[in-house]
RNA sequence: GGAUCCUUAGCUUAGUUGGUAGAGCAUCUGACUCUUAAUCAGAGGGUCGUCGGUUCGAAUCCGACAGGAUCCA
Numbered sequence: 001g002g003a004u005c006c007u008u009a010g011c012u013u014a015g016u017u018g019g020u021a022g023a024g025c026a027u028c029u030g031a032c033u034c035u036u037a038a039u040c041a042g043a044g045g046g047u048c049g050u051c052g053g054u055u056c057g058a059a060u061c062c063g064a065c066a067g068g069a070u071c072c073a
Stems, first nucleotide, its partner, number of pairs: 001072007010025004019056001027043005033037001049065005
């Protein structure tokens, strides 16, 4: 320098034909009793890497850029 892939909640990640973004763990609150905590219920937490484009509508399609991984030179 080139090719391919990846980027979604604090962490690990799902997301089906493009139609208002989910889960587990963690955190917080309540209940409970078996108390360094467990169990049950609930709540909060997301500019979907950034900027543009297409579209009535974009996490999803297209382009550029940034970061990361692998391979080639």

A computed fold for a 73-nucleotide RNA from a Phycisphaerales bacterium, annotated as transfer RNA.
Its Rfam family is "tRNA". Rfam links the family to the GO term triplet codon-amino acid adaptor activity. The family's RNA type in Rfam is transfer RNA.